Context: one part of a larger RNA
RNA sequence: UUGGGCGUAAAGGGCGUCUAGGUGGCCCGCUAAGUCAGAUGUGAAGUCCCUCGGUUUAACCGAGGACGUGCAUUUGAAACUGGCGAGCUUGAGUACCGGAGGGGGCAGCGGAAUUUUCGGUGUAGAGGUGAAAUUUGUAGAUAUUGGGAGGAAUACCAGUGGUGAAGGUGGCUGCCUGGCCGGAUACUGACACUGAAGCGCGAAAGCGUGGGGAGUAAAUAGGAUUAGAUAUCCUGGUAGUCCACGCUGUAAACGAUGGGCACUAGCCAUACGAGGUGUUGAUUCCUGGUGUGGCGUAGCUAAUGCGAUAAGUGCCCCGCCUGGGGAGUACGGCCGCAAGGUUAAAACUC
Numbered sequence: 001u002u003g004g005g006c007g008u009a010a011a012g013g014g015c016g017u018c019u020a021g022g023u024g025g026c027c028c029g030c031u032a033a034g035u036c037a038g039a040u041g042u043g044a045a046g047u048c049c050c051u052c053g054g055u056u057u058a059a060c061c062g063a064g065g066a067c068g069u070g071c072a073u074u075u076g077a078a079a080c081u082g083g084c085g086a087g088c089u090u091g092a093g094u095a096c097c098g099g100a101g102g103g104g105g106c107a108g109c110g111g112a113a114u115u116u117u118c119g120g121u122g123u124a125g126a127g128g129u130g131a132a133a134u135u136u137g138u139a140g141a142u143a144u145u146g147g148g149a150g151g152a153a154u155a156c157c158a159g160u161g162g163u164g165a166a167g168g169u170g171g172c173u174g175c176c177u178g179g180c181c182g183g184a185u186a187c188u189g190a191c192a193c194u195g196a197a198g199c200g201c202g203a204a205a206g207c208g209u210g211g212g213g214a215g216u217a218a219a220u221a222g223g224a225u226u227a228g229a230u231a232u233c234c235u236g237g238u239a240g241u242c243c244a245c246g247c248u249g250u251a252a253a254c255g256a257u258g259g260g261c262a263c264u265a266g267c268c269a270u271a272c273g274a275g276g277u278g279u280u281g282a283u284u285c286c287u288g289g290u291g292u293g294g295c296g297u298a299g300c301u302a303a304u305g306c307g308a309u310a311a312g313u314g315c316c317c318c319g320c321c322u323g324g325g326g327a328g329u330a331c332g333g334c335c336g337c338a339a340g341g342u343u344a345a346a347a348c349u350c
Stems, first nucleotide, its partner, number of pairs: 003322004007304002012318001014201004021194003025088002028085004033081002035077008049065006091191001092188004096183004103177007110154001115149007125136002162169002206247006215241002220236004258317006266295007274287003299306002323350003332343004
């Protein structure tokens, strides 16, 4: 529980797409469902309110009147909402010319480094730590040099930088492909916004089948440390990490801030377009657009802070909260191979 809220106190769905629904630009005409006005009928009695009366008064009782937010019928009004019809171009979209980008998918190629293997040089240590030891080495290690193999990641450029709805995304080349921005015209003519369900995407870890396996590394073994050391540190090391296909569907999935539109001082920086001034040309300067950041006015805020990328001022739509614990648990449903996920209480207690 009709109220007030959701950056940090409880509370924005992880993200998108779309259905129903809700909401919806400017102008004209018609309509009259909503809306507004009038009339009529009804709206039991009692109660409540007003007046009068009865009991010595009162409670109480009786009579009359009023009220009765409502419903129905009917007559009107036409501003607003709705409906129907006709139009408009500012919202939205399409076409055209340019532009930037680690946006996505597939394939191919490169170099550095680690490891390993084969050979050369070479000799007693190497490695590791706070110090050591486990480990490794005269069967030739470490170091250095030449050849080979294999896997993973792509130094510098690199940036408060770019891009994507989010998760995310970074060597180079090719193919396929999504979105965005700027400019100038033409076209369509409200085609729009949001979005319960539904559907799709969704880091890491995990699961299934088959590959792959260099480095790293849960588990695990040993060595140290310590009173102990099921840790930290060291030496090893298996799943995993990688690939293909399928599943899982969760995160501090965070800007802890849902989406859209409009309005409200400025200053600085940066990325990418456009135009202008100027110049031999480049740099520079000015205007305006889209993004990304830093400060800051008004205003807001419990404070912190936010401040045109709002947490300001308004409107529309969705999601969510309602004391702490019990508990994001139990039961049931749905989903999953499982792990579990999702929906989601109560007793009791403070």

Background: Predicted 3D model of a 350-nucleotide part of an RNA (small-subunit ribosomal RNA, central domain) from a metagenome. Rfam family: Bacterial small subunit ribosomal RNA. The full RNA is in RNAcentral, with records from SILVA.